Transfer RNA from an uncultured Parcubacteria group bacterium, 72 nucleotides, folded computationally. The sequence was found in a public genome assembly. Rfam family: tRNA. It is annotated as a transfer RNA. Its family is annotated with triplet codon-amino acid adaptor activity in the Gene Ontology. Model confidence (mean pLDDT): 82 of 100.

RNA sequence: GCGCGCUUAGCUCAGUGGUAGAGCGACUCGUUUACACCGAGUAGGCCGAGGGUUCGAUCCCCCCAGCGCGCA
Numbered sequence: 001g002c003g004c005g006c007u008u009a010g011c012u013c014a015g016u017g018g019u020a021g022a023g024c025g026a027c028u029c030g031u032u033u034a035c036a037c038c039g040a041g042u043a044g045g046c047c048g049a050g051g052g053u054u055c056g057a058u059c060c061c062c063c064c065a066g067c068g069c070g071c072a
Base pairs, nucleotide, nucleotide: 001071002070003069004068005067006066007065010024011023012022013021018055026042027041028040029039030038048064050062051061052060
């Protein structure tokens, strides 16, 4: 330099055009003498940056950045 893949909650990952979810973790309450387990609930994200298409974009297109793999 070229090709391919990935980037979404604190972590690991779903979500393939119509108002963003799960598990784990955190916090609160219940339970317990207390802790743990268990049950119930709450908070936490404008989806890596920018632009475009569309009535509408996490999703499609362009470009940039970061990470990984391969080729040179």